[in-house]
Description:
The prediction has a mean pLDDT of 82. A computed fold for a 74-nucleotide RNA from Firmicutes bacterium ADurb.Bin080, annotated as transfer RNA. Its Rfam family is "tRNA". About the family: Transfer RNA (tRNA) molecules are approximately 80 nucleotides in length. Lineage of the source: Bacteria > Bacillati > Bacillota.
RNA sequence: CGCGGGGUGGAGCAGUUGGUAGCUUGCCGGGCUCAUAACCCGGAGGUCGAGUGGUUCGAAUCCCUCCCCCGCUA
Numbered sequence: 001c002g003c004g005g006g007g008u009g010g011a012g013c014a015g016u017u018g019g020u021a022g023c024u025u026g027c028c029g030g031g032c033u034c035a036u037a038a039c040c041c042g043g044a045g046g047u048c049g050a051g052u053g054g055u056u057c058g059a060a061u062c063c064c065u066c067c068c069c070c071g072c073u074a
Base pairs, nucleotide, nucleotide: 002072003071004070005069006068007067010025011024012023013022019057027043028042029041030040031039049066050065051064053063054062
C1' cells in the first nucleotide's frame, strides 16, 4: 500500500426492512432490613468517530471523503 471487521450514555454491547435510540452493568434517590449485601421502584446521563458532504419527506442505518482501533496478506 491492499482487503476484511469495528467506532452507539462511565463500561460492555443490541439496534433485522431507513420511521421517536434500547439492554446489561455502573452512578444518584427511595423502599425493604437492627444494619450491610441481595432484591424491588424511580431518575439522571447519548445530537450514534468527524464532515453548514450526498440521497431522502425522514439517516445510527444507504452512498462519498477523512480519522482511530483490531485482524489478514505482502